[in-house]
Large-subunit ribosomal RNA, domain IV from a Deinococcales bacterium, 331 nucleotides, folded computationally. The coordinates come from a structure-prediction model, not an experiment, and the mean pLDDT is 88. Its Rfam family is "Bacterial large subunit ribosomal RNA". RNAcentral holds the full RNA, with entries from ENA.
Context: one part of a larger RNA
RNA sequence: CUCUCUCUAAGGAACUCUGCAAAAUAGCCCCGUAACUUCGGGAGAAGGGGUCCCACGGUAGGUUGUAAAAGGCUGAGGUGGGCGCAGUGAAAGGGCUCUAGCGACUGUUUAUCAAAAUCACAGCACUCUGCGAACCCGUGAGGGGAAGUAUAGGGUGUGAUGCCUGCCCGGUGCUGGAAGGUUAAGGGGAGGACUUAACGGUUCGAACUGAAGCCCCAGUGAACGGCGGCCGUAACUAUAACGGUCCUAAGGUAGCGAAAUUCCUUGUCAGGUAAGUUCUGACCUGCACGAAUGGUAUAACGACUGGAGCGCUGUCUCGGAGAGAGACUCG
Numbered sequence: 001c002u003c004u005c006u007c008u009a010a011g012g013a014a015c016u017c018u019g020c021a022a023a024a025u026a027g028c029c030c031c032g033u034a035a036c037u038u039c040g041g042g043a044g045a046a047g048g049g050g051u052c053c054c055a056c057g058g059u060a061g062g063u064u065g066u067a068a069a070a071g072g073c074u075g076a077g078g079u080g081g082g083c084g085c086a087g088u089g090a091a092a093g094g095g096c097u098c099u100a101g102c103g104a105c106u107g108u109u110u111a112u113c114a115a116a117a118u119c120a121c122a123g124c125a126c127u128c129u130g131c132g133a134a135c136c137c138g139u140g141a142g143g144g145g146a147a148g149u150a151u152a153g154g155g156u157g158u159g160a161u162g163c164c165u166g167c168c169c170g171g172u173g174c175u176g177g178a179a180g181g182u183u184a185a186g187g188g189g190a191g192g193a194c195u196u197a198a199c200g201g202u203u204c205g206a207a208c209u210g211a212a213g214c215c216c217c218a219g220u221g222a223a224c225g226g227c228g229g230c231c232g233u234a235a236c237u238a239u240a241a242c243g244g245u246c247c248u249a250a251g252g253u254a255g256c257g258a259a260a261u262u263c264c265u266u267g268u269c270a271g272g273u274a275a276g277u278u279c280u281g282a283c284c285u286g287c288a289c290g291a292a293u294g295g296u297a298u299a300a301c302g303a304c305u306g307g308a309g310c311g312c313u314g315u316c317u318c319g320g321a322g323a324g325a326g327a328c329u330c331g
Stems, first nucleotide, its partner, number of pairs: 001326008010317002014315001019312001027051005036041001038160001052082005061074004083087001095310007102302002107119001123158007135144003161297004166227003171224002173220005180215003186209002191204005228246005255289001256286001267283005
């Protein structure tokens, strides 16, 4: 010097990406316990007190037992006393609170760098399927679905719950329609070519006819998706409820908003700090939120992710001392 431990004056997060690590808390009994809440929770919330031994005395009481007992098991509270720095005397054995984001929750995942906000989930919705079902496996027979039958089964999306889920069907998809257009093989055969003495044979072939599909006409968004611009206007100014105009299939409703989304940006204001690019609450100028690619709120839950505080500490100021194992020297 390295590793694993133990202790450390004063301070106590000043360390650092981050209290990472360590310390602290800890069992049982009693008291006590907030916001919020889906009334179940939150909750071991938080925060306090007690805890050993001896005597009264295994006492009061409970329970068992019996006809009644005896006996057994269990068992506080109180009074007095004893010892130690310390009585859950060792070991084992929650730190806590406030606030925000995301996901409702328990679960699941990258065997071997990612456990999460991923996936799943109950619930919700759309859609297909009438049974030899749809759908899937198989060339097929056949099998699964299912020894089920629309309160069933398959597919897709969303993701508990509360409040909700706006407008657009022009494009694409799907469903329906069938008048017309287009259209394959096939049907058809005008007309032509070659050949033959002829009959005939071979061959090319127009009109017309001819399904689905496509064109076409409708419907459909919890189908794929989409949801504007410019100019002017109010008796301070500013702003524009209002007006004009262009374009569109229609121009973003409710709610939320510098957000896991905000470039400018450390936006501005407020809070917290002595000081805050983070955080929280607002504002709205949303570069480029927005309603089941769900919007918003949400108790409970989380080895999730931010911010703040109390406790506690060698994380640090800033080091020091000690133990063991290495390294090193000698043997």